The part of an RNA shown here (large-subunit ribosomal RNA, domain IV) has 329 nucleotides and comes from a metagenome. It matches the Rfam family "Bacterial large subunit ribosomal RNA".
[in-house]
Context: one part of a larger RNA
């Protein structure tokens, strides 16, 4: 100088990305106790007060009263909650990345769709055979969303799924006209030429399955949810108009936002001063309705911004103590 510990004058977050560490609080009685609220909760809310021993007196004990006694200090050591206002996310316990991530990520109960009549559906296996289940639709598999509240709007053109089966189209496969090639035979002096039957190498048409096209329905299926122009007696807007294009042009709520590029948007709050926060506005680059929306009490080793208490975090260090090291034996 370093590490583990301890105390520190005035101050009191000036430190730092940020109160990280650290202090503070703490046990137990008694008083009190807010906004919210799903009325249980929030709550040990917060914020006061008191605590040891002697003595008498009540009293079943536990306590309580009235007197007195010491300390700076009485839950005398130790062990032993700091606290509040907002805001976002996830409702909640739970659960994870053995060895950098404990989360807003999984999981949940609830909701919803879907398939499945039992030798079920779905899965594993090449089968036997198993699991589902010694169950049977208040069952059981598959997907999505994820307590509660209010709600969940508009598009079937693509793309999936489901029907219906009239029409097109459609493999193998049947049937099979009709061709090739071979030659008994015939013609012919010869070259040749015609050529049954079989055998062989094909083969038009005609019959004929699912699919596909065709119609038809389905959004808590995979998805999509406009452009231009003009218009009110200041000026701004533009409730209206008028035009083009879609399958339909974003409803309700939300909104600079875990989502806003420009941007540190503007305007209040809150600070002597605030790219973060809060609460609004809406010109949403590029929210938005079960890849849910919009609240919400209660919970969080979750994020974010004030407060109050406390303190060496800092002004600014500074001493003690034990370790490591270093010298010496």
């Nucleotide at each position: 100088c370093c590490c583990u510990g301890g105390u520190u004058a005035a101050g009191g977050a000036a430190c730092u990305c940020g109160g990280c560490a650290a202090a503070u609080u703490g046990g137990c009685c008694c008083c009190g106790u807010a906004a919210c609220u799903u009325c249980g909760g929030g709550a040990g809310a917060a914020g006061g007060g008191g605590u040891g021993c002697c003595u008498g007196g009540a009293u079943u004990u536990a306590u309580c009263c009235a007197g007195g006694c010491c300390g700076c200090a009485g839950u005398g050591a130790a062990a032993u909650g700091g606290c509040c206002c907002a805001a976002c996310c996830g409702a909640c316990u739970g659960u994870u990345u053995a060895g950098c991530a404990a989360a807003a990520a999984c999981a949940c109960a609830g909701c919803a769709u879907u398939c499945u009549g039992c030798c079920a559906a779905g899965c594993c296996g090449c089968a036997a055979g198993g699991c589902c289940a010694a169950g049977u639709a208040u069952a059981g598999g598959a997907u999505g969303u994820g307590a509660c509240a209010c709600g969940u709007g508009a598009c079937c053109a693509a793309u999936g799924c489901g029907g219906a089966a009239a029409g097109a189209u459609u493999a193998a496969g049947g049937u099979a006209a009709g061709a090739u090639g071979u030659u008994a035979g015939c013609c012919g002096c010869a070259a040749g030429g015609c050529g049954a039957a079989g055998c062989u190498u094909u083969g038009a048409g005609c019959c004929c399955a699912a699919g596909u096209c065709c119609c038809c329905g389905u959004g808590a299926a995979u998805g999509u949810c406009g452009g231009c122009c003009g218009u009110a007696a200041c000026a701004a807007u533009a409730a209206c108009g008028g035009u083009c294009c879609u399958a339909a042009g974003g409803u309700a709520g939300c909104g600079a936002a875990a989502u806003u590029c420009c941007u540190u948007g503007u305007c209040g709050g809150g600070u002597a001063a605030g790219u973060u926060c809060c609460g609004a506005c809406c010109u949403g680059c590029a929210c938005g309705a079960a890849u849910c929306g919009u609240g919400a009490a209660a919970c969080g080793a979750g994020u974010u911004g004030g407060g109050c208490g406390c303190u060496g975090u800092c002004u600014c260090a500074a001493c003690c103590a034990g370790g490591u090291g270093c010298u010496c034996a």
The prediction has a mean pLDDT of 87.